[in-house]
Predicted 3D model of a 74-nucleotide RNA (transfer RNA) from a Minisyncoccota bacterium. The sequence was found in a public genome assembly. Its mean pLDDT, the model's own confidence on a scale to 100, is 80. Lineage of the source: Bacteria > Bacillati > Minisyncoccota. Rfam family: tRNA. Rfam classes the family as a transfer RNA. Rfam's curators write: Transfer RNA (tRNA) molecules are approximately 80 nucleotides in length.

RNA sequence: GCGACUGUAGCUCAGGUGGUUAGAGCGCGUCACUGAUAAUGACGAGGUCCCAGGUUCGAGUCCUGGCAGUCGCA
Numbered sequence: 001g002c003g004a005c006u007g008u009a010g011c012u013c014a015g016g017u018g019g020u021u022a023g024a025g026c027g028c029g030u031c032a033c034u035g036a037u038a039a040u041g042a043c044g045a046g047g048u049c050c051c052a053g054g055u056u057c058g059a060g061u062c063c064u065g066g067c068a069g070u071c072g073c074a
Stems, first nucleotide, its partner, number of pairs: 001073007010026004019057001028044005050066005
């Protein structure tokens, strides 16, 4: 230099053919339970869906450019 893949909560990741309110596990907070912990259960907080444009009535999802990471080829 060329190509492919990935980027969504603090971490690991889902998210069908564009549509109904953006989710799970772990973690965190409160409460219940206990003599007290652990475990368990209930509830809750936490998101500019990497950035900027475009298409569309409507974009996490499609298109273009950029940035970062991983892998491959030279």